Transfer RNA from a Chloroflexota bacterium, 77 nucleotides, folded computationally. NCBI's taxonomy places the organism under Bacteria, Bacillati, Chloroflexota.

[in-house]
RNA sequence: CGGGGUGUAGCUCAGCCUGGCAGAGCGCUUCGUUCGGGACGAAGAGGCCCCCAGUUCAAAUCUGGGCACCCCGACCA
Repeated sequence: CGGGGUGUAGCUCAGCCUGGCAGAGCGCUUCGUUCGGGACGAAGAGGCCCCCAGUUCAAAUCUGGGCACCCCGACCA
């Protein structure tokens, strides 16, 4: 330098193709059961969906540009 992949809750990830209320598990908080812990049950908090712009009535999703990380290749040595 070229090609490909990934980026969504604290963590691991779905959702994206085919635009229409942002989700799951784990973790966290509170309450109940228990002497307590664990476990189980109930309730709850937690998100600029990597950034900017565009298209659209409407964008996590489509389009353009950029950033970060991973893989492959090339170049240099």
Its mean pLDDT, the model's own confidence on a scale to 100, is 82. It was read from a public genome assembly.